Predicted 3D model of a 347-nucleotide RNA (Bacterial RNase P class A) from uncultured Noviherbaspirillum sp. The coordinates come from a structure-prediction model, not an experiment, and the mean pLDDT is 77. The RNAcentral record of the sequence draws on MGnify. It matches the Rfam family "Bacterial RNase P class A". The family's RNA type in Rfam is ribozyme. NCBI's taxonomy places the organism under Bacteria, Pseudomonadati, Betaproteobacteria, Burkholderiales, Noviherbaspirillum.

RNA sequence: AGCAAGCCAGACAGCCGCUGGCCGCCGCAAGGCGGCGGGAGGAAGGUCCGGACUCCACAGAGCAGGGUGACGGCUAACGACCGUCCGCCGUGAGGCGCGGAAUAGGGCCACAGAGACGAGUCUUUGGGACCGGGGAGGGCGAAAGCCGCUCCCUGCGUCACAAAGGGUGAAACGCGGUAACCUCCACCCGGAGCAAUUUCAAAUAGGCACGCAUUGAUGCUGCUCGCGGAGCGUGCGGGUAGAAAGCUUGAGCCGUGGAGCAAUUCACGGCCUAGAGGAAUGGCUGUCAUAGCGAACGGGUUCACGCUCGGUCGCCGUAACAGAAUCCGGCCUAUCGGCUUGCUUCA
Numbered sequence: 001a002g003c004a005a006g007c008c009a010g011a012c013a014g015c016c017g018c019u020g021g022c023c024g025c026c027g028c029a030a031g032g033c034g035g036c037g038g039g040a041g042g043a044a045g046g047u048c049c050g051g052a053c054u055c056c057a058c059a060g061a062g063c064a065g066g067g068u069g070a071c072g073g074c075u076a077a078c079g080a081c082c083g084u085c086c087g088c089c090g091u092g093a094g095g096c097g098c099g100g101a102a103u104a105g106g107g108c109c110a111c112a113g114a115g116a117c118g119a120g121u122c123u124u125u126g127g128g129a130c131c132g133g134g135g136a137g138g139g140c141g142a143a144a145g146c147c148g149c150u151c152c153c154u155g156c157g158u159c160a161c162a163a164a165g166g167g168u169g170a171a172a173c174g175c176g177g178u179a180a181c182c183u184c185c186a187c188c189c190g191g192a193g194c195a196a197u198u199u200c201a202a203a204u205a206g207g208c209a210c211g212c213a214u215u216g217a218u219g220c221u222g223c224u225c226g227c228g229g230a231g232c233g234u235g236c237g238g239g240u241a242g243a244a245a246g247c248u249u250g251a252g253c254c255g256u257g258g259a260g261c262a263a264u265u266c267a268c269g270g271c272c273u274a275g276a277g278g279a280a281u282g283g284c285u286g287u288c289a290u291a292g293c294g295a296a297c298g299g300g301u302u303c304a305c306g307c308u309c310g311g312u313c314g315c316c317g318u319a320a321c322a323g324a325a326u327c328c329g330g331c332c333u334a335u336c337g338g339c340u341u342g343c344u345u346c347a
Base pairs, nucleotide, nucleotide: 001344002343003342004341005340006339007338008337010288011287012286013285014284015283016282018039019038021036022035023034024033025032026031041321045332046331048330049329050328051327052326053193054192055191056190065189066188067187068186069185070084071083072082073081085099086097087096088095089094100184101183105182106181107178108177109176117174122166123165124163125162126161128159129158130157131155132154133153134152135151136150137149138147139146140145197245198244199243200242207236208235209234210233211232212231219227220226252271253270254269255268256267257266258265259264292315293314294313295312297310298309299308300307301306
């Protein structure tokens, strides 16, 4: 100067609160008072993946849809984790990984290039055909000339063929590349979620049954009269408010020992560590640790400035991210300041 792994997340005391539990007293009860004891995190967060649990669905098989993908292991399970291989990055300690199949098939391959997987012909070369030109021979003609029959030469000419180079490009025809394009192969996956789900259960208004009621119930009204006039009473049941369970003893935590490179697991011992429910876990004061700022002093280094280390004194006054909501295993993201261990590189 770095790499990896792990840890802490201010301490103590006093006072005042908040919220559960237990005990005691008072109270018919609701509740009140007093005492004792418990009361946020490494991520409680995002809700991304996997499970437990609950309800619903479900003969079996297949299709569709979604996911995973080297090899092996671990686990309740996983896309997490561990080990090894391979590839890439780094001087290194180490880090990262979108790691099956391209001879099942389809799609795509920027720019450049003639052509990008259909093959193709830009340039060079070779011979061929056609077309044009020239020369020699030949034929016809009295000649000028004409014909283009044979041979030879020739062309920035045209056409197809063949061959090996050149040039472009990541790749140029080679069973090319790409699957983080579809696809194929192997394996896995039912849906919804604690506002799941369950129990108890008012008032009011509906419902059902029975009884009473225009021969006047009920109401005003305790009784008689009077007035009014169609419901009234009892029981049952569903459901709402509300209350309770689910709810925190659990794939739990700590220690020691064993197996394993490790993730992990086994044995023994010890511990109980928030459980609220519109939602408590807070505030003040004091004394201090750490960090920060300042001062003088001393040491190291330097020509010096400066840098750095040490203790002393003074000031500051707790500091980041954040905050449980059924629980657990991971991942990701946020985070002041600091500590421990191992290792690397350079001087």